A computed fold for a 97-nucleotide RNA, annotated as THF (Tetrahydrofolate) riboswitch aptamer. Of the family's consensus pairs, 94% are formed in the model. The coordinates come from a structure-prediction model, not an experiment, and the mean pLDDT is 82. Its Rfam family is "THF (Tetrahydrofolate) riboswitch aptamer". Rfam's curators write: Tetrahydrofolate (THF) riboswitch was first reported for Ames et al. as an RNA motif in 5' untranslated (5'-UTR)regions of folate transport and biosynthesis genes in Firmicutes genomes. Rfam links the family to the GO term tetrahydrofolate metabolic process.
RNA sequence: CAGGGAGUAGAGACCAGCGCGUCAAGUACCGGUUGGAUGGGAGGUUGCCGCCGGGCGAAGGAGCGUGCUCCGCGAUGCUGAUCUCGCAACCGCCUAA
Numbered sequence: 001c002a003g004g005g006a007g008u009a010g011a012g013a014c015c016a017g018c019g020c021g022u023c024a025a026g027u028a029c030c031g032g033u034u035g036g037a038u039g040g041g042a043g044g045u046u047g048c049c050g051c052c053g054g055g056c057g058a059a060g061g062a063g064c065g066u067g068c069u070c071c072g073c074g075a076u077g078c079u080g081a082u083c084u085c086g087c088a089a090c091c092g093c094c095u096a097a
Base pairs, nucleotide, nucleotide: 003095004094005093010085011084012083013082015080016079017078018077019076020074021073022072029054030053031052032051033050035049036048040091041090044087060071061070062069063068064067
């Protein structure tokens, strides 16, 4: 030198808290995008998010003090914890020599 390793955006499961909707948004799905961020650096997409368009679609009840409370429902939002999965090539880091 080699060899090995650490490490991303994010995804899934599960727990907790605070919320939203249930008069249907949200989630999920399809198409478009000369928008964005993305291992320590640079850089980038078939991964992630945003934006535009489209189709489909749902579980509501109870109490009473009559506008509040409670129990549900939703491929529901955010935050935190645990586990699992998780950067092709270049440089760097750790180990080794």